About this RNA
This is a predicted structure of a 508-nucleotide part of an RNA (large-subunit ribosomal RNA, domain I) from Candidatus Moranbacteria bacterium GW2011_GWE1_37_24. It matches the Rfam family "Bacterial large subunit ribosomal RNA". Its mean pLDDT, the model's own confidence on a scale to 100, is 82. The RNAcentral record of the full RNA draws on ENA and SILVA.
[in-house]
Context: one part of a larger RNA
């Protein structure tokens, strides 16, 4: 070095219990009636996990269901429950230790200590109340006469959580510009406040351009265009067009017509579930038939999964049909008649149609627009109109023209996001896919904030090796048995390479 046989190792192949992404539907809140999240308990034997709370893998009621059951890892022993309907599934209720906003006081969370009232016997014990702030009310009440501040009591409300989405107030730097200061990163991260199932915006003092459109929002184009920019790096519209979705309204008075609260009847939807077709004792291979052959049948069901290999007709299902009590949501019809200070429809009359506002000066900010020729919008400061014969805008400004009516308010849908359920996939297949297919935010690390793994596969079925032998009643091994297979023996599918050993050979 070669060949062969092994060891060691765990690649590869196959698999999937878990992920990832999307679509649709539902929900979008929980909380002082004590949440979210935890600690500690709780089973006959009880480590983890799930459930539950001293009534503790459970209690009660209603409905479903119909023969077994006492959750899972996880077998066993014991003791029980159950056709007087258990276990299980759905709905409603009871109980619900301690911590936690945590709220009687305190504290190093899951602990310590107290006052008052009621029950009880004056006891043991049990039950209840006692935080703060805001608003309202009552009673009190200083300096100080009235009063006020303050105090006390009661009622009502708030608080905290939810890792997303939304609005508002504050608001960086690294970075890029190949340095750096305007600029960029970016109104991003982060902080604070607030709300909703969405939020915000919204019915033209709008766009447009001689033609017209007709609230807002979102998507595609317009367009990396017009612009802006130490005209550097970069930033970057709008009209218009095509789609999604569409909805408009609010003053006073008078008149007019009409509706409701309640009651009764009735419907729909949601939430367990129920019924559910059709093959052979044929032949072959095989350990095993669902395979091959031959011959039947069902189909509004040939989706999918399982069964000893690949099953429409074996099992669970599937298409289809049906579906309850309590409960939840949402309509319709009838009846009914109190009140108007309620809501709506229509008509008429009257009136109102928004002033320290618009605009100007100065200083900032927002717009595609960095002060620029700089319109438009917002803020601070200082000024300050007109009043429909009026006013704003049309990118300095002016005229003509066009268009609209500010300084009050409300408004669904299309849009954003999270959780759950169902379905799907030219997504991954255990160094991949979530960090996590397994006791995973576990073990472990860190004072702490925080960081954070590895780890899947016997077989169809444990049938998991009875019995004998060696050994020390060990490890391990040899017979033997099971099995289709044991070089499938739990260090278990397949079992590559590096590396190691043995046997035989070749070469110097």
């Nucleotide at each position: 070095c070669g060949u062969a046989u092994g060891g060691a190792g765990g690649a590869u192949g196959c698999c999937u219990a878990g992920a990832c992404u999307g679509a649709a539907g539902u929900a979008a809140g929980c909380g002082a009636u004590g949440a979210a999240g935890g600690a500690c308990g709780u089973a006959g034997c009880a480590g983890g996990u799930u459930g539950c709370g001293a009534u503790a893998a459970g209690c009660c009621u209603c409905g479903g269901g119909g023969a077994g059951c006492u959750g899972c890892c996880a077998a066993g022993c014991a003791a029980g429950c159950u056709u007087u309907g258990a276990u299980c599934c759905g709905a409603g209720g009871a109980u619900u230790u301690c911590c936690g906003a945590a709220u009687g006081a305190g504290a190093c969370a899951a602990c310590u200590c107290u006052u008052c009232g009621c029950c009880g016997a004056u006891g043991a014990g049990g039950c209840g109340a006692a935080a703060u702030c805001a608003u309202u009310a009552a009673c009190u009440g200083a300096a100080u006469u009235c009063a006020u501040a303050g105090g006390u009591u009661a009622a009502u409300g708030a608080a905290g959580c939810a890792c997303a989405c939304c609005c508002u107030g504050g608001g960086a730097a690294c970075u890029g510009a190949a340095a750096c200061a305007u600029c960029u990163u970016a109104g991003u991260a982060c902080c604070a406040g607030g709300a909703g199932g969405a939020a915000a915006a919204g019915a033209a003092a709008a766009c447009a351009a001689u033609a017209g459109u007709g609230a807002u929002u979102c998507c595609g184009c317009a367009a990396g265009u017009a612009g802006u920019g130490g005209c550097g790096a970069g930033c970057g519209a709008a009209a218009g067009c095509g789609g999604a979705a569409c909805a408009g309204c609010c003053g006073a008075c008078a008149c007019u017509c009409u509706u409701u609260a309640g009651c009764a009847u009735u419907g729909a939807u949601c939430c367990a579930a129920u019924a559910g077709a059709a093959u052979g004792u044929c032949u072959c291979u095989g350990g095993a038939a669902a395979g091959a052959g031959c011959g039947a049948c069902c189909a509004u069901a040939g989706a999918g999964g399982g069964u000893a290999a690949u099953a429409g007709u074996c099992c669970c299902g599937u298409a289809u049909a049906u579906g309850a009590a309590c409960g939840a949501u949402u309509g319709a019809u009838g009846u009914g008649g109190a009140a108007a200070u309620a809501g709506g429809u229509g008509u008429g009359u009257c009136a109102a149609a928004a002033a320290g506002u618009a605009g100007g000066g100065c200083g900032g900010g927002a717009c595609c627009g960095g002060a620029g020729a700089a319109a438009u919008c917002c803020c601070g400061u200082u000024u300050g109109a007109a009043g429909a014969u009026g006013g704003g805008a049309g990118c300095a400004c002016u005229a003509a023209c066009u268009u609209c009516c500010a300084a009050g308010g409300c408004u669904a849908a299309a849009u954003a996001u999270u959780a759950c359920u169902u379905c799907a996939g030219a997504u991954c297949g255990a160094u991949a896919g979530u960090g996590a297919a397994c006791u995973a935010g576990u073990a472990c690390c860190g004072u702490g904030a925080g960081g954070g793994a590895a780890a899947g596969g016997u077989g169809a079925a444990a049938a998991g090796c009875a019995u004998c032998c060696c050994g020390a009643u060990a490890a391990g091994g040899g017979a033997g048995a099971u099995g289709a297979a044991a070089u499938a023996g739990u260090a278990u599918c397949u079992g590559a390479a590096a590396c190691c050993a043995u046997a035989c050979g070749c070469u110097a």